Notes
The RNA shown here (transfer RNA) has 76 nucleotides and comes from a Planctomycetota bacterium. Rfam family: tRNA. Its family is annotated with triplet codon-amino acid adaptor activity in the Gene Ontology. The family is grouped with related families in Rfam's "tRNA clan". From the family's description: Transfer RNA (tRNA) molecules are approximately 80 nucleotides in length. The family's RNA type in Rfam is transfer RNA. The sequence was found in a public genome assembly. The organism belongs to Planctomycetota, within Bacteria. The coordinates come from a structure-prediction model, not an experiment, and the mean pLDDT is 82.

RNA sequence: GGCGGUGUAGCCAAGCUGGUAAGGCGCCUGGUUGCAACCCAGGAAAUCAUGGGUUCGAGUCCCAUCACCGCCUCCA
Numbered sequence: 001g002g003c004g005g006u007g008u009a010g011c012c013a014a015g016c017u018g019g020u021a022a023g024g025c026g027c028c029u030g031g032u033u034g035c036a037a038c039c040c041a042g043g044a045a046a047u048c049a050u051g052g053g054u055u056c057g058a059g060u061c062c063c064a065u066c067a068c069c070g071c072c073u074c075c076a
Base pairs, nucleotide, nucleotide: 001072002071003070004069005068006067007066010025011024012023019056027043028042029041030040031039049065050064051063052062053061
């Protein structure tokens, strides 16, 4: 340098053919307990890497860029 893959809450992670985002861990509150843990109920938290484009509508399609991973290649 070329090709491919990944990038979604603090961490992990789903999201099928475009119709405004599941779940787990963790965190917060309450219950339970002598206090905790476990368990139960509820809750907060996501500019969906960045910037454009297409569309009535984009996490999802297209382009460019960035980061990481893998393969190939070039120079030495």